[in-house]
RNA sequence: GCCGAAAUAGCUCAGUUGGUAGAGCGUAUCACUCGUAAUGAUAAGGUCCCGGGUUCAAGUCCCGGUUUCGGCU
Numbered sequence: 001g002c003c004g005a006a007a008u009a010g011c012u013c014a015g016u017u018g019g020u021a022g023a024g025c026g027u028a029u030c031a032c033u034c035g036u037a038a039u040g041a042u043a044a045g046g047u048c049c050c051g052g053g054u055u056c057a058a059g060u061c062c063c064g065g066u067u068u069c070g071g072c073u
Stems, first nucleotide, its partner, number of pairs: 001072007010025004019056001027043005049065005
C1' cells in the first nucleotide's frame, strides 16, 4: 500500500424486514440472616466511534473519516 472484520451501559455481548435501545456480569437500595455470603425484588447507568446523506422514521441503508484486530504483498 491492498483486502476483510469490529466499534452499542463500568465489563462481555445481543439487537430479526428501518418502527419506543436490551441481556448477563458488575453497582446501589430493600427483603431474608445474629452477622456476612448466597438467594429474591427493585432501581440507576446510553451523544449506539466521529461527520454528512437518504427517509415520516436510522444502532440498522449510503458516503467520508478515526481507532482496534486479522490477512496479502
This is a predicted structure of a 73-nucleotide RNA (transfer RNA) from a Rikenellaceae bacterium. Rfam family: tRNA. Rfam describes the family as follows. Transfer RNA (tRNA) molecules are approximately 80 nucleotides in length. The sequence is in RNAcentral, with records from ENA. Lineage of the source: Bacteria > Pseudomonadati > Bacteroidia > Bacteroidales > Rikenellaceae. The coordinates come from a structure-prediction model, not an experiment, and the mean pLDDT is 82.